[in-house]
RNA sequence: UCCCGACAAUGCCAACUCUUCCGUGAGGGGGAGACGGAAAGUGACGGGUCUUUGUGAAAAAAGAUGGCCGAGCUGCCGAA
Numbered sequence: 001u002c003c004c005g006a007c008a009a010u011g012c013c014a015a016c017u018c019u020u021c022c023g024u025g026a027g028g029g030g031g032a033g034a035c036g037g038a039a040a041g042u043g044a045c046g047g048g049u050c051u052u053u054g055u056g057a058a059a060a061a062a063g064a065u066g067g068c069c070g071a072g073c074u075g076c077c078g079a080a
Base pairs, nucleotide, nucleotide: 004078005077012037013036017032018031019030020029021028022027035067041073042072045070046069047068048065049064050063051062052061053060
């Protein structure tokens, strides 16, 4: 240094729910809170899921989700 991940240390993030604002919507921002997380840091590249438009049904288009998965980039600590 890499792999790896302790009932280690130090800090970090914050699901569900409540509340407020934004959005047609999926959903997002702030506050409370703590189910969990070693990438629950980061970017929609591939897949998945969801929304809107669309269609007789499709196709297609525009979006959402990184706390669904893969791969990419970056990163704290150091026992076995």